[in-house]
Small-subunit ribosomal RNA, central domain from Garciella nitratireducens, 344 nucleotides, folded computationally. RNAcentral holds the full RNA, with entries from ENA and SILVA. Taxonomically the source falls in Garciella (Bacteria, Clostridia, Eubacteriales, Eubacteriaceae). Rfam family: Bacterial small subunit ribosomal RNA.
Context: one part of a larger RNA
RNA sequence: CUGGGCGUAAAGGGUGCGUAGGCGGCCAAAUAAGUCAGAUGUGAAAGUCCAAGGCUCAACCAUGGAAUAGCAUUUGAAACUGUAUGGCUUGAGUGCAGGAGAGGAGAGCGGAAUUCCUAGUGUAGCGGUGAAAUGCGUAGAGAUUAGGAAGAACACCAGUGGCGAAGGCGGCUCUCUGGACUGUAACUGACGCUGAGGCACGAAAGCGUGGGUAGCGAACAGGAUUAGAUACCCUGGUAGUCCACGCCGUAAACGAUGAGUGCUAGGUGUCGGGAGGAAUCUCGGUGCCGGAGUUAACACAAUAAGCACUCCGCCUGGGGAGUACGACCGCAAGGUUAAAACUC
Numbered sequence: 001c002u003g004g005g006c007g008u009a010a011a012g013g014g015u016g017c018g019u020a021g022g023c024g025g026c027c028a029a030a031u032a033a034g035u036c037a038g039a040u041g042u043g044a045a046a047g048u049c050c051a052a053g054g055c056u057c058a059a060c061c062a063u064g065g066a067a068u069a070g071c072a073u074u075u076g077a078a079a080c081u082g083u084a085u086g087g088c089u090u091g092a093g094u095g096c097a098g099g100a101g102a103g104g105a106g107a108g109c110g111g112a113a114u115u116c117c118u119a120g121u122g123u124a125g126c127g128g129u130g131a132a133a134u135g136c137g138u139a140g141a142g143a144u145u146a147g148g149a150a151g152a153a154c155a156c157c158a159g160u161g162g163c164g165a166a167g168g169c170g171g172c173u174c175u176c177u178g179g180a181c182u183g184u185a186a187c188u189g190a191c192g193c194u195g196a197g198g199c200a201c202g203a204a205a206g207c208g209u210g211g212g213u214a215g216c217g218a219a220c221a222g223g224a225u226u227a228g229a230u231a232c233c234c235u236g237g238u239a240g241u242c243c244a245c246g247c248c249g250u251a252a253a254c255g256a257u258g259a260g261u262g263c264u265a266g267g268u269g270u271c272g273g274g275a276g277g278a279a280u281c282u283c284g285g286u287g288c289c290g291g292a293g294u295u296a297a298c299a300c301a302a303u304a305a306g307c308a309c310u311c312c313g314c315c316u317g318g319g320g321a322g323u324a325c326g327a328c329c330g331c332a333a334g335g336u337u338a339a340a341a342c343u344c
Base pairs, nucleotide, nucleotide: 003316004315005314006313007298008297012312014201015200016199017198021194022193023192025088026087027086028085030083031082033081034080035077036076037075038074039073040072041071042070048066049065050064051063053061054060091191092188093187094186095184096183097182098181103177104176105175106174107173108172109171110154114150115149116148117147118146119145120144121143125136126135162169163168206247207246208245209244210243211242215241216240220236221235222234223233258311259310260309261308262307263306266289267288268287269286270285271284272283273282274281275280293300294299317344318343319342326337327336328335329334
């Protein structure tokens, strides 16, 4: 390479949109590029295979025949693929009627708590720990009452509940806005699936400029602990955490499970619809259990890791190494792409 694989052994891209490409529903008739069949030419010789022959045999040699993919020309076939034509409605989409939702963006508002400030009451402690100490406090702390300020987060409701492509989203109200679901079957008539490149989004930390800073808190300082203690514990505390705009582009970005379509026993809970008087049935999500089947086992099991097809990504012993070099991106930190020597 051919293959075989990708939940946990190496291996699913963090996620979406989408270009090229690949693949693509039902019916009719056409065409003949692919496809299939025949003919002709070519397919050097040697070699190969078969037959009979020559060296005593064989190897070897010589003769005759056969064979061959491919290519070209030509004659035909028309199921499948393609192409062009006409049609269809089940795939896809639109319309109409509904209800659900922490989906997104902006603005405003609210209460509890925390810290600080002011004032009152009040007096010797408070705080913290395994025990302490650093720290705070007679310049009146802590406690308590009243008033004020600020920032951040939204207890209960809360739920293997909901929404979102993923990251993620949770007080309340308003405005703008995306998607999904159910019912209907009026409309379009294959308009579809996937998707190399590309573009967009993308937790936390980090970076730039400007603001903000209550609490928490890397770094740092002090107190302890300890043989030491550059830690765990304690008292403080700067960046940061928050906002606006712009970067970064990574995660155990996990269901460690790419997307789509169809098919393949059941049982039980739950969320959102629909039908029905009800029993119950049905569509879409989300869980548990379980049969066949699959699996090395664990387990998966209509939300498949089952049975199939289409398209993309990826793997190919461990270390060296997700490193070096180069290239691209970035303000930087670094990211992406990505080896080899050597070694076991």